[in-house]
RNA sequence: AACACAUGCAAGUCGAGCGAGAAAUUAAAGAUUCAAGCCUUCGGGCAAGAAUCUUUGAUGGAGAGCGGCAAACGGGUGAGUAACACGUAGGUAAUAUGCCCUUCAGAGGGGGAUAACCUCGGGAAACCGGGACUAAUACCCCAUAUUGUUAUCAGGCACAUGCUUUGAUAUCUAAAGGAUUCGUUCCGCUGAAGGAUUAGCCUGCGGUCCAUUAGCUUGUUGGUGAGGUAAAAGCUCACCAAGGCAGUGAUGGAUAGCCGACCUGAAAGGGUGAUCGGCCACACUGGGACUGAGACACGGCCCAGACUCCUACGGGAGGCAGCAGUGGGGAAUUUUGCGCAAUGGGCGAAAGCCUGACGCAGCAACGCCGCGUGGAGGACGAAAUCCUUAGGGAUGUAAACUCUUUUCAGGAGGGACGAAAUGCCCGCUUCGGCGGGAGCUGACGGUACCUCCAGAAGAAGCACCGGCUAACUCAGUGCCAGCAGCCGCGGUAAUACUGAGGGUGCAAGCGUUGUCCGGAAUUACUAGGCGUAAAGCGUACGUAGGCGUUCUUGUAAGUCGGUUGUGAAAUCCCCUCGCUCAACGGGGGGCGGUCAAUCGAAACUGCAAGAAUUGAGAAUAAGAGAGGAGAACGGAAUUCCUGGAGGAGCGGUGAAAUGCGUAGAUUUCAGGGAGAACACCAAUGGCGAAGGCAGUUCUCUGGCUUAUUUCUGACGCUCAGGUACGAAAGCGUGGGUAGCGAACGGGAUUAGAUACCCCGGUAGUCCACGCCGUAAACGAUGAACACUAGGUGUUGGGCAUUAGCUCAAUGCCGCAGCUAACGCGUUAAGUGUUCCGCCUGGGGAGUACGGUCGCAAGGCUGAAACUCAAAGGAAUUGACGGGGGCCCGCACAAGCGGUGGAGCAUGUGGUUUAAUUCGACGAUACGCGAAGAACCUUACCUGGACUUGACAUUGCGUUGACCGCUCUAGAAAUAGAGUUUUUCUGAAUUUAUUUGGAACAGCGUAACAGGUGCUGCAUGGCUGUCGUCAGCUCGUGUCGUGAGAUGUUGGGUUAAGUCCCGCAACGAGCGCAACCCCUACCCUUAGUUGCCAGCACGUAAUGGUGGGAACUCUAGGGGGACUGCCCAGAACAACUGGGAGGAAGGUGGGGACGACGUCAAGUCAUCAUGGCCCUUAUGUCCAGGGCUACACACGUGCUACAAUGGCAGGUACAAAAGGCAGCGAUCCCGCGAGGGGGAGCAAAUCCUUUAAAGCCUGUCCCAGUUCGGAUUGUAGGCUGCAACUUGCCUGCAUGAAGUUGGAAUCGCUAGUAAUCGUAGGUCAGCAAUACUACGGUGAAUACGUUCCCGGGCCUUGUACACACGCCCGUCACACCACGAAAGUCUGUUGUACCAGAAGUCAUUGGGCCAAUCCUCUUCGGAGGAAGGCAGGUGCCGAAGGUAUGGCCGGUAAUUGGGGUGAAGUCGUAACAAGGUA
Repeated sequence: AACACAUGCAAGUCGAGCGAGAAAUUAAAGAUUCAAGCCUUCGGGCAAGAAUCUUUGAUGGAGAGCGGCAAACGGGUGAGUAACACGUAGGUAAUAUGCCCUUCAGAGGGGGAUAACCUCGGGAAACCGGGACUAAUACCCCAUAUUGUUAUCAGGCACAUGCUUUGAUAUCUAAAGGAUUCGUUCCGCUGAAGGAUUAGCCUGCGGUCCAUUAGCUUGUUGGUGAGGUAAAAGCUCACCAAGGCAGUGAUGGAUAGCCGACCUGAAAGGGUGAUCGGCCACACUGGGACUGAGACACGGCCCAGACUCCUACGGGAGGCAGCAGUGGGGAAUUUUGCGCAAUGGGCGAAAGCCUGACGCAGCAACGCCGCGUGGAGGACGAAAUCCUUAGGGAUGUAAACUCUUUUCAGGAGGGACGAAAUGCCCGCUUCGGCGGGAGCUGACGGUACCUCCAGAAGAAGCACCGGCUAACUCAGUGCCAGCAGCCGCGGUAAUACUGAGGGUGCAAGCGUUGUCCGGAAUUACUAGGCGUAAAGCGUACGUAGGCGUUCUUGUAAGUCGGUUGUGAAAUCCCCUCGCUCAACGGGGGGCGGUCAAUCGAAACUGCAAGAAUUGAGAAUAAGAGAGGAGAACGGAAUUCCUGGAGGAGCGGUGAAAUGCGUAGAUUUCAGGGAGAACACCAAUGGCGAAGGCAGUUCUCUGGCUUAUUUCUGACGCUCAGGUACGAAAGCGUGGGUAGCGAACGGGAUUAGAUACCCCGGUAGUCCACGCCGUAAACGAUGAACACUAGGUGUUGGGCAUUAGCUCAAUGCCGCAGCUAACGCGUUAAGUGUUCCGCCUGGGGAGUACGGUCGCAAGGCUGAAACUCAAAGGAAUUGACGGGGGCCCGCACAAGCGGUGGAGCAUGUGGUUUAAUUCGACGAUACGCGAAGAACCUUACCUGGACUUGACAUUGCGUUGACCGCUCUAGAAAUAGAGUUUUUCUGAAUUUAUUUGGAACAGCGUAACAGGUGCUGCAUGGCUGUCGUCAGCUCGUGUCGUGAGAUGUUGGGUUAAGUCCCGCAACGAGCGCAACCCCUACCCUUAGUUGCCAGCACGUAAUGGUGGGAACUCUAGGGGGACUGCCCAGAACAACUGGGAGGAAGGUGGGGACGACGUCAAGUCAUCAUGGCCCUUAUGUCCAGGGCUACACACGUGCUACAAUGGCAGGUACAAAAGGCAGCGAUCCCGCGAGGGGGAGCAAAUCCUUUAAAGCCUGUCCCAGUUCGGAUUGUAGGCUGCAACUUGCCUGCAUGAAGUUGGAAUCGCUAGUAAUCGUAGGUCAGCAAUACUACGGUGAAUACGUUCCCGGGCCUUGUACACACGCCCGUCACACCACGAAAGUCUGUUGUACCAGAAGUCAUUGGGCCAAUCCUCUUCGGAGGAAGGCAGGUGCCGAAGGUAUGGCCGGUAAUUGGGGUGAAGUCGUAACAAGGUA
């Protein structure tokens, strides 16, 4: 990549303008050769004829030349251009116009050349030079000359310059022939006028961005004169003047061909400028002219440059942005086709020639349109696939099958329209042509189209299926692989990935990507906003600008209306017609402008003139005020100095310390100095434009208000630029410095503490002058004017004087209205008008660069890359707070007793191990699952075994038993041997056999079993916890845009959302309470195994016996307690306090009972269960081991440390529970554990079973002991197949630590704590000091709610919502984009200078020159004039060079900040009072 181009073609034509003329043909003549034949003197001669050559003539016309016209059209491209380039409307009285049309007039007479050709020469070539000849419709001269040209004059007309076909005079300028049927006619030529067409020039208006481009300009602006052009003009030049443009955007930079139109949109707009059409510009890059009617010329010329090619190295050639085509570039774009048949163009008289314009064909689903791939029937529905709750469902009338059709594709046959002419013949003619006739012409193309043939035959894909968005399941995968437009999917049950089945949508296409518009009212002209979301300049004054009171008259620029012109065609819309339809095309109409011309209207705006007073201002009289500037003065306080008194501390803090003080502080009295600030008054007060302003007095000064209604007469409002003012801090110079006080020093605090606190303390704070120019400069609310309910304060006036009215200002509440809500609401954020400023997602960033201001600090102006899908406002519900209020709880406090220290027991962690199975981990794991691991349990380890299995169901085949017992091997499981042996039932017959069936068992086989394997984050069930806390919700209604609120909040009260009252709420549900159980009292019923008052009997004694039914007790049923009664308090409501009675009093005590929910809490190892995994093993069996390990750490307990005790002796009183493979009495043995033995009891009867502390005595005497009992030795007992690992108990002996326990921490409020024993479950036994129950003895304390913990309600703040989480900055690492930067490299542009090609113009022209003129002439010519040429010179001038600037950009060591990133480091700045607001 307007990048470079091989090859071919794309512009020629005319012989009826001209000369010459090849090939070929022909005629004549000549020459040469041959030659039939004839003649012959035989030497030869004549010779028709043939061939070749030459010359001449004719025909012919190649190739080239002279000449004419065309080549300036057609075709391509969009580089440049922000411009009169384009569009539109005009002007040209400032112009040109070949060919064409009309009209008028004309074409007379001469002349000299020159290509071609010939010849000589140079050169590799391109090409060039010399000599000689020749023609014209080429060229030149003369004549003629109007309505032409130029000049002058007169007249007329008009007017900014002027116009004039009125006339006069003078001057200048023409011409060409050709063809012909020789009749004319036709084509040409010349002058002039007009027309048409085309073109030039000028003007108004219109359409891009950047102000981080603000000043630009010297031919620049104008004038006079001259030149120049077809033509106006600084277009050019000389002189004169000093202008011209610009905030309505000049200049500069960036980008761009413009338009009709095209896409989109409801429109207004926005985007675009492919195809088709109009205009412009360009033709390798830059410059230049020539020719011509027209060019500064795509396929012409000259020069310069770059590039490519040829070369003999001397020199030459070229320009596809024409059609094809090639390379290259790129995501990407075609055939080196056919034809001039049609349309159009050039030339020609014409035939015709040329035409990559054009007409066609080819390639590409690139677009638009149409058509097909079949149609009808066909099952409760084949096969196959997919899914499944296993029943079935889906694909699906889909297929098969039956009937039928044949478009398209295929085969065969026929076969167009597009064509009518020109020319020719005839006729007519207004001479332009027309009519008739014969004949010719098709690239596309044997194409379109038509007919026939056979057969459903040859013809369906693509995307999607989480929401947006129509369409769902399975499998695979397992935050992997991947998807994704946005939100987001994927970490083992993915409708989101991949595949499949099914479905949805479109269909010869479908989907993706890019771009534009739309939706987006998200740049808002139509049609947005700015209190808190982004957004009002800090404030005022004021220029330009914008807007502006009432009335009258005029004007007619805006405005409105009519008419006319134009707005090309195509496109678009409507009607209609032609291709079978459509796309497409033809005809007619419509539409389209901020357009122009003209005529009119006069309301409104403007303009001009005149008037007015209400806006605005002035005058007069009063008034209030921390308004401003300067000067002077005052007292209190602080500090310092001096002196007196006094004598040990002061000061400071949460607590301290640094500091000050015996050299006398603090304190106190007196005196003096200094500086700064002005208590009380004081206020929601006052003043000022804002910032801001406060002791008192004086001087100067600005503004405001009220009243009177006198004056001026719109003088007004706003305000881009501009100017002034502008807190604090800061800066400069000079002063001043009491107090305070950045920095800094010290002391504390702290993990650290460059902070918060304390002791000091410099700048500064103060003054003068000068800068700075910013603030949360806030009412986060621009200024002005008008209108729109009120109520109530305050300040200052006026009128009235109880009340009140009114003006100005300043607050609160509030209607309408507005607002997303909060809120605003006559001081608007309401309703309107005018003007200004500002906003357009967050971050990057108020940063960078540039400019500008400043002494500096810095201010103003102010981006982009990159990155995110949010950032933000208001309100809501929760949660949270080292926020607030109220309240509760063994929460604290008050008490009692413990834990933490010791020894031991037990659980856990850790470690160890082959294994030490698994689970539970803050509270809510850790004497937990486990209410009891020697084997078993057991899940773990080692070793040995089994494989349809230890266990279940259903089959099939086979055997007949299996089991049991004995023996052998083995650790056992197991294996082998032996022994023994069937049961029930049917049938048959030979009656003990056969054959069936069933049960059971062995073996084999198939389905299957089995798993304490994984997932408690797939689940059910169960459980813990907040918490027995008082809460959690719903219906209807109401309020709110909504989330939601109300109810449920409030005042009381309660243990309680318990109850009462109030209330836009009224009701209801789950919770609370009650109903249930135990217990405390009474009554009643019933009395055995329990009881024994009275009666009787009996014993050493005992309810032992008869009996009794009273009591206790047992266990059934009732009663009782309800704030029911009284007093007081209270809203006289709920209720609370006290009291009486009562066994019990305000829920009597205890239990069971656990709302909505939270913790992905716990449990797949109780059980159940989805999915996954194992299947001669992760299943099953057996033996042994392990779960009991042991440096250590923690939890929970037991026993203690002793005298309120230990030991010994004596002695008293329970409750509850258990017992047949059991409890086991009396008795005997043993020191004892225990043993023997076995009465009674399946239990109110018998047994466990002596309760212990207690009480009464004795002893011990404070000691590591007569405390304590660990540890160890030894001897025994019991259970059990078996006590080594590893049981319990007993006797004797041994006699460790420990003398009340650090920080810290636990339980308990009454029959409670503490203390004492008893029983049970599990269990052969037991590691139980555990757990669950039982009773005995039996306290202390609670002022109270400040604090710790937990909880409830209300409220408040919030940047939290997995809800105390969120979150900030440095540093380290990685990546990304950007800025700065010594430099360096392009590009572009300015200025100055050098040099200067081609070329126009000027000048020169001594050299050269045919025509016309003059002179001379020997007529050959010579000289001169006019005119011209070469050459020279000059101005300008492209590329180039030198120097020096500006600007854009690339790159760069290094450097700066920014952004992003998974779990990094350090702190914790912000959000709650965020722990220093």
A computed fold for a 1477-nucleotide RNA from a metagenome, annotated as small-subunit ribosomal RNA. It matches the Rfam family "Bacterial small subunit ribosomal RNA".